[in-house]
RNA sequence: GGCGCCAUGGUGUAGUUGGUUAACACGCCGCCCUCUCAAGGCGGAGAGCGCGAGUUCGAGCCUCGCUGGCGCUACCA
Numbered sequence: 001g002g003c004g005c006c007a008u009g010g011u012g013u014a015g016u017u018g019g020u021u022a023a024c025a026c027g028c029c030g031c032c033c034u035c036u037c038a039a040g041g042c043g044g045a046g047a048g049c050g051c052g053a054g055u056u057c058g059a060g061c062c063u064c065g066c067u068g069g070c071g072c073u074a075c076c077a
Base pairs, nucleotide, nucleotide: 001073002072003071004070005069006068007067010026011025012024013023019057028044029043030042031041032040050066051065052064053063054062
C1' cells in the first nucleotide's frame, strides 16, 4: 500500500423488510421490604447510534469519504 471486519448510555450487547429521537442485562440513584446488610420488589436518570456528506417522505440500518481499533496480505530492509 491492498483486502476484510468492527465503532449504539458507565460496561457488555440487541435492534427483524428503512417506519414512534432506540431495547435488554449489569452498574448508578430513590423508595419499599429487613433489626442491619445482601438478596428481592417498584420507580427513575443516563446513548440519538465514531465524524461528515448523499439517497429517501423517513436512516442505527442503504451508498460514498474520513477517523480510530482488530485481522489477513504485499513490498522495502